[in-house]
This is a predicted structure of a 1397-nucleotide RNA (small-subunit ribosomal RNA) from an uncultured bacterium. The prediction has a mean pLDDT of 87.

């Protein structure tokens, strides 16, 4: 901005317009409503439907099921009517006024408009006499009878309307029973409020109004108030019950810019009518107007997000209309969104060389994949030609027939036949040619959950619905091949319901997991013994009437199928009315005694209250005696105390509590209750027997009681003791421990109202196996009328069946099986908090949220750590010893620093003389300069050359240029093998990274005595049992017991070695007796005893005896014997813990580096040096150092070694070269010890660093950097703080001596053996471990968990001096339309009039 409500000339006057006819025309026209339309106007129906929204409403709005006191246009039926008159008014003219919107005034007009009058069958009103109210014509047709007489006019008929009035039928209004959401932190609400009564209004009942009268109504069965909301058929979910929800359709109801009124009409308080107020918006001449899309379409804003400003009246309906028909943004079609729901498609069939290209790899392969491609077919569906439907049946028009009539007329009722109506639309359907030709996405692959690899990223970037991925091998991020699922869709977000039995009606709980009021009384409710009769409310059955239609559900039909649309059942679980049943509940009337009570007797009691009264004791006061302490502690100190304490006796005061008795004893509802004796008084028990007649259970709200502290007032105050003050402990100590010490504890009032008020168990009954205990009764039995022993009911305890329980446990005093009834709970915190209300004098009780936040919290058991928990044990673990580190100089490794490097790596015990059993070059990994690039090294191919050897030059060397020798093997004569060059790629090579990707090896715990498993058994389940328990053991060693029986791996043994003895054997070793022999010597003949050496036996088993012990196992003593209880020493290291060590021994995934992170050479460096630390050597000295002298080992190495005699040098060594492949010969003199001498207590005749000088050896080479001798030098150091380590016997301690490695380099390492102690009461303590138990909030396991305060920073809530808004309650003020009425003033046609109104 357009449309959506008009329409009727057959109600009217009319004639702007249009067509027509007439009549005039001057030919331009003009008249005339006469006819068919018809703008405006009067009038009539209709604008109250249909269309939209859900704002409002917790309501008789809505559903359902009644009900009686009403209207109802239009339609249907019937009854009776419709007579005769009046007076105006629009339109229209004239004139005025205003921007406009309109509006004024004056003239003429009709009506089915409007008003009397007359009737009055029904009607209404009524005092039952009476009174009152009505109306409208139009249309069309005829001439039978009357009149004019042509053809009308009266009249005829016939449609259409009009008035009254009964009734139907449809709509509409009122009432009532039921059922409709949340808040009690909303508990009392209400004055026209509940009733009556006269009056009024209404269509009509009714406080619907109003006057008077009474004091009523509602409410815990939840009124008022507040918040939220249109209800319903039905939809979604759900096995159901339920739970959510009310979009389309259907019915109701509300509403129409907001608010408020009424007109008008059958109906409205009226979406597209009207007034008034307000917000808005738009037009103005500023004086005033106009307007309401929650119609259809569309715009704008809002938003995560919702369409065309189509066509059509063709169907179906609506209004009007006698119709024709006109109107209809209802509808009906169509466009636009995959927004849903259903159908269809995008091909089918064949096809292995398993292409080609991704991807992946064990490199073989796999996989995409019959997938493509090829070949054979198909053509739905889009195209693109052709044909081509139903949706239409009427209105119309009409031949006959039939009613009414006088009628062949008209009307009306039927009605052959006849032509005409399609918006979608050429749409549905159908046919033809051509062609795989035009047509696949989307999500997901960690578990749940169908689907797995590779790349990349490296707590980054990212994902997540829950668990949770992601820190360098991510099936969990991106991506990529595969795969899976669905498919024209698929994912995501947001909502409901289910699962959730997780608000439990069906169908859960409450001893610890959230949940029994602190207890009893008792009110409303609930629930309620037996029996008899009646009722028929509940409660069962039957009809019967409603439960709208659609939907759901069964069955049929109908579009190719379905989706969809249709016929018919079924159901609608409900309500109403009736009839009928009586077992149970109810209810009414009688009865009974088993519940429940009452009377009479006895019994035990710390049951209450209140008066009285005792004794011990502390306190304190007087007095005696007496004399230096008391007192208190883990130890103190404060504190009392010569003014006379404590002690100890004697008198006195006063106040509070009752020792024994005393007991899982008693009594009481809990809370509590204790000396004794007196009043008052409550309950329980017991006995017998009477009487009462269900009077009973519980018990929302109410009121009472109700530990300890605490408040008020008055006392009273002896001990005790918050606060408080003092000493003490402590890093501190507002604490624990110790000296005072005040309220307070106590009484009398009165308040408070909690509590682990606990059996964390709510009262009442009922039943359901037993055993043992105790307090008071009854009864029998026994009996010193002392005990005991049965039963039986009432308390109180401990065990246990069944059963119950998550499991612990409960189990006649249930937490078991059942019944009433009450309280509570519903995930951790926030929080029993805040706000609010009540109650307290305060203190503070009590009811009781939410915001936010977490993915737990929690209970009960288990296996473990763990414990300043508990038993048993054990270990050089203390303990008792000895000797030591730490302090002293070296050495040597390690942090740190430093450097160009100062290579890497080991880091509490369990890294630091460790890897390294030996860095000067090498080793070497590091630094720095120089050089190499198929590479120092391993395969492959190609070329060339035997290899090899010896040699100059240059250079620091790696190299690099060169020079000679040399000519081998095999052979099918083609060449091949090794090797060497050189040359291109494959590749090599890395001690470059991760030891948290790994193997191997190792190290601690620990050589500790654990550690498991099969069967069986016990537990729902972790699991437990066995393996605990009583003994013993070094020991899970044995041996008993034992729901366990048995077995592994581990302990022990077997294995070396040493200690005794035998046998054999007899050199290289041995030498007792026999010769030889030497100064000495197994030198030597010889010998086989002996040592000795190695083979290979015995032997040692708690085997004897005693003894103790359980008649076990063992354990103490003894004997014998070389050895006694594992003789000693060694190998030997369970499951497993420390992400423990190593990628630098080796191996090895992944990743990095490729003229370099690889190879190569020379020179440095690892050997630095302000310091700190571990391990150790030598000392500090007389048990000693120094000279001299003399004695005795064991293991070992030894030909690139070991090296003797002899010579030489002070001496390291040198020369030498014999022996010796080693029981044969070397290294090789053992040293401490022994004997003698000196030192004499000194920084020394200790120590011996550090420095000078001269040397030796090793080696290409001893500067940086070797080890060793000789002369000089001569530091520190006088036994070592706090602190820590070794060791239990051939051991500590102390002496040497060898060896690996090694050219050369030990104070380290690994080994010999010599000399050779002391201690060990004991297990309390420190550490470590073993077992059992116990506690746990711990499981990364106490180096755990955790908890509060402050800093900051952010979220969210409370409070806040206060400000501000909304929303209500009472009370005024003002005060629009507008209804009613009441006065008064003005007006007034038809009416009336007594003539004035």
């Nucleotide at each position: 901005u357009g449309c959506a409500a008009g329409u009727c000339g057959a109600a009217c006057g009319g004639u702007a317009c249009c067509a027509g006819g007439c009549c005039c025309u001057u030919c331009g026209g003009g008249g005339u409503g006469c006819u068919g339309g018809c703008g405006a106007g009067u009038g009539g129906c209709g604008g109250a439907c249909g269309g939209g929204u859900g704002a409002g409403u917790a309501a008789c709005g809505c559903g359902u099921a009644g009900g009686a006191a009403u209207c109802u246009a239009c339609c249907u039926g019937g009854u009776c009517g419709a007579g005769g008159g009046g007076g105006a008014u629009a339109a229209c003219c004239c004139g005025g006024g205003g921007a406009a919107a309109c509006u004024c005034g004056g003239g003429c007009u009709a009506a089915u408009a409007c008003c009397g009058c007359g009737u009055a069958a029904g009607c209404c009103c009524u005092g039952c006499g009476g009174g009152g109210g009505a109306a409208a014509g139009g249309g069309u047709g005829c001439c039978u009878c009357u009149c004019c007489g042509a053809g009308g006019a009266a009249g005829c008929a016939c449609c259409c309307g009009c008035g009254a009035u009964c009734a139907g039928a449809u709509g509409a209004g009122c009432c009532u029973g039921c059922g409709u959401c949340g808040g009690a932190u909303u508990a009392g609400c209400u004055a026209g409020u509940u009733g009556g009564u006269g009056g009024g209004g209404u269509a009509a009942a009714g406080g619907c109004c109003u006057a008077c009268c009474a004091a009523g109504g509602c409410g815990a069965c939840g009124a008022u108030c507040c918040g939220u909301a249109g209800c319903u058929g039905g939809u979604c979910u759900g096995a159901g019950a339920g739970g959510a929800u009310g979009g389309c359709c259907a019915g109701c109801c509300a509403c129409a810019c907001u608010g408020g009124g009424a007109c008008u009409g059958a109906g409205a308080c009226a979406c597209g009518g009207c007034c008034c107020a307000g917000a808005c918006u738009c037009c103005u001449a500023c004086g005033g107007g106009a307007g309401g899309c929650a119609g259809c379409a569309g715009u704008g804003g809002g938003g995560a997000a919702u369409c065309u400003u189509g066509g059509a009246c063709a169907a179906u309906g609506g209004g009007c209309g006698a119709a024709a028909g006109c109107c209809u943004g209802a509808u009906c079609c169509a466009g636009c969104a995959a927004u849903g729901c259903c159908g269809c498609g995008u091909g089918u069939g064949u096809g292995a060389a398993g292409a080609a290209g991704g991807c992946c790899u064990g490199c073989g392969g796999g996989u995409u994949g019959u997938a493509a491609a090829g070949c054979a077919c198909u053509u739905u569906c889009a195209g693109u030609g052709g044909g081509g439907a139903a949706g239409a049946a009427a209105g119309c028009c009409g031949a006959g027939g039939g009613c009414u009539g006088a009628a062949u007329a008209a009307g009306c009722c039927u009605g052959a036949g006849g032509g005409u109506u399609g918006a979608c639309g050429g749409u549905a359907c159908c046919c033809a040619a051509a062609g795989a030709a035009g047509a696949a996405g989307c999500a997901c692959c960690g578990g749940c959950u169908a689907a797995c690899u590779c790349c990349g990223u490296g707590c980054c970037a990212g994902c997540a619905g829950c668990c949770g991925c992601g820190g360098u091998a991510a099936u969990a991020c991106g991506g990529a091949g595969g795969g899976u699922g669905c498919g024209a869709g698929c994912g995501u977000u947001a909502a409901u319901c289910g699962g959730a039995a997780u608000c439990a009606c069906u169908g859960g709980g409450c001893g610890u997991a959230a949940a029994g009021c602190g207890c009893a009384c008792g009110u409303a409710g609930g629930c309620g013994g037996u029996u008899u009769g009646g009722u028929a409310a509940g409660u069962c059955c039957g009809a019967u009437g409603u439960g709208a239609a659609a939907g759901c559900c069964c069955u049929g039909g109908g579009c190719u199928c379905a989706a969809c649309c249709u016929g018919g059942g079924a159901a609608c679980u409900g309500c109403g009315u009736u009839g009928g049943a009586u077992a149970c509940u109810g209810c009414c009337a009688g009865a009974c005694u088993a519940g429940a009570g009452u009377c009479c007797g006895a019994u035990a009691g710390a049951g209450g209250g209140g008066g009285g009264u005792g004794g011990a004791a502390u306190u304190c006061c007087c007095g005696g005696u007496g004399u230096a302490g008391c007192g208190g502690u883990g130890a103190a100190a404060u504190g009392c105390g010569u003014a006379g304490a404590g002690a100890u006796c004697g008198g006195g005061a006063g106040g509070a509590a009752c020792a024994c008795c005393a007991g899982u004893g008693g009594c009481g509802a809990a809370g509590g209750c204790g000396g004794c004796c007196c009043c008052c008084u409550g309950g329980a028990u017991u006995g017998a027997g009477a009487c009462u007649g269900a009077c009973g259970c519980u018990g929302a709200g109410g009121a009472g009681c109700g530990a300890a502290a605490g408040c008020g007032u008055g006392g009273g105050g002896a001990g005790c003791a918050a606060a408080c003050a003092g000493g003490a402990u402590u890093a501190g100590a507002u604490a624990c421990c110790c000296u005072g010490g005040u309220a307070g504890u106590c009484c009398a009032c009165g308040c408070c109202c909690u509590a682990a008020a606990c059996g964390a168990u709510g009262u009442c009954g009922a039943c359901u196996a037993g055993c043992c205990g105790u307090u008071g009764g009854g009864c029998c039995c026994g009996g010193u009328a002392u005990a005991g022993g049965g039963u039986u009911a009432a308390g109180u305890g401990g065990c246990g069946c069944a059963g119950c329980a998550a499991a612990c446990g409960c189990g006649a005093u249930a937490a078991g099986u059942c019944g009433a009834c009450c309280g509570c709970c519903u995930g951790g915190g926030g929080a029993g908090u805040a706000c609010g209300g009540c109650c307290g004098c305060a203190a503070g009780g009590u009811u009781a949220a939410a915001a936010c936040u977490c993915a737990a919290a929690g209970g009960a058991a288990u296996u473990g750590a763990c414990g300043g928990g508990g038993g048993c044990c054990c270990g050089c673990a203390c303990a008792a010893g000895c000797g030591g580190u730490g302090g002293a100089g070296c050495a040597u490794g390690u942090g740190g620093u430093u450097u160009a490097a100062u290579u890497c790596g080991a880091u509490g015990c369990a890294a630091c003389g460790c890897g390294a059993a030996g860095a000067a070059c090498c080793u070497u990994a590091c630094c720095a300069g120089c050089c190499c690039u198929u590479g120092a090294c391993a395969u492959c191919c190609a070329g060339c050359g035997a290899a090899u050897c010896c040699u100059g030059c240059a250079g620091a060397g790696a190299u690099g240029c060169g020079g000679g020798a040399g000519u081998g093997c095999c052979u099918u004569c083609g060449g091949g093998a090794a090797c060497g060059c050189u040359g291109a790629g494959a590749c090599a090579g890395g001690u470059g990274c991760u030891g948290c990707a790994u193997g191997g090896c190792u190290g601690u715990c620990g050589u500790c005595a654990g550690c498991u498993c099969g069967u069986g058994u016990c537990g729902u389940g972790a699991g437990a049992u066995g393996u605990u328990g009583g003994g013993u053991u070094a020991a899970g060693u044995c041996c008993c017991g034992u729901a366990a029986c048995g077995a592994g791996c581990g302990c022990a043994a077997c294995c070396c070695u040493u200690g005794u003895c035998c046998u054999u054997a007899g050199u290289u070793g041995c030498c007792a007796g026999c010769g030889c022999g030497u100064c000495a010597a197994g030198g030597u003949g010889g010998g086989a005893a002996c040592u000795c050496u190695a083979a290979g036996g015995a032997g040692a088993c708690u085997g004897c005896c005693g003894g103790u012990g359980a008649c076990a196992a063992a354990c103490c003593g003894g004997a014998g014997g070389a050895a006694g209880g594992u003789g000693g020493g060694g190998a030997u290291g369970a499951c497993g813990u420390c992400a423990a060590g190593u990628c630098a021994u080796c191996a090895u995934g992944g990743c990095c580096c490729u003229u370099a992170u690889g190879g190569g050479c020379u020179g440095g460096g690892c050997u630095a040096c302000a310091c700190a630390c571990g391990u150790g050597c030598u000392a500090c000295a007389a048990u000693g150092g120094c000279c001299g002298g003399u004695a005795c080992a064991g293991a070992g190495g030894g030909u690139c070694g070991c090296g003797a005699a002899c010579c030489u040098g002070c001496g390291a060594g040198g020369g030498g070269g014999a022996g010796c492949c080693a029981a044969u010969c070397c290294c090789a003199g053992a040293a401490a010890a022994c004997c003698g001498g000196u030192c004499g207590u000194a920084g020394u005749c200790c120590g011996g660093a550090u420095u000078g000088c001269a040397g030796u050896c090793u080696g290409c080479a001893a500067c940086u950097c070797g080890a060793c001798u000789g002369c000089a030098u001569g530091a520190a150091g006088u036994c070592g703080g706090a602190a820590u380590c070794g060791c239990u016997a051939g051991u500590a301690a102390u002496c040497g001596c060898g060896a690996a490695u090694c050219a050369g380099c030990a104070u380290g390492u690994c080994g010999c053996g010599g000399u050779g102690a002391a201690u060990a009461c004991g297990u309390u303590c420190c550490c470590g471990g073993g077992c059992c138990u116990u506690g746990u909030a711990c499981a990364c396991a106490c180096c755990g968990c955790c908890c509060g305060u402050c800093a900051c920073a952010u979220c969210a809530u409370g409070g806040g001096a206060g400000u501000u808004g909304g929303u209500u309650g009472c009370a005024c003020c003002a005060g629009a339309a507008g209804u009613a009425g009441g006065u008064a003033g003005c007006u007034u046609a038809a009416c009336c009039u007594u003539c004035g109104g």